Predicted 3D model of a 75-nucleotide RNA (c-di-GMP-I-GGC riboswitch aptamer). It matches the Rfam family "c-di-GMP-I-GGC riboswitch aptamer". Rfam links the family to the GO term cyclic-di-GMP binding. The sequence was found by an Rfam model in a public genome assembly.
RNA sequence: AGCGAGAAGGGCAAACCCGCCGAGAGGCGGGGACGCAAAGCCACGGGACCCGCAGGGUCAGCCGAGCUACCGAAC
Numbered sequence: 001a002g003c004g005a006g007a008a009g010g011g012c013a014a015a016c017c018c019g020c021c022g023a024g025a026g027g028c029g030g031g032g033a034c035g036c037a038a039a040g041c042c043a044c045g046g047g048a049c050c051c052g053c054a055g056g057g058u059c060a061g062c063c064g065a066g067c068u069a070c071c072g073a074a075c
Base pairs, nucleotide, nucleotide: 002075003072004071011036012035016031017030018029019028020027021026034061040067041066044064045063046062047059048058049057050056051055
């Protein structure tokens, strides 16, 4: 450095419900846990979605690229 334990200590939080914001996709907060070893960050490539569609926007828990990070068994 790769890698990722029936490891330790922790972390995040799908669906669904409530409140608020948004025209919408969707976002934020609370509850809640299906899952996650980057489910941390980032719209650069692909993809999906929305709209007031020369265009503008949303999704990082769809897949890649990039950046950053806790722990340390085996290999």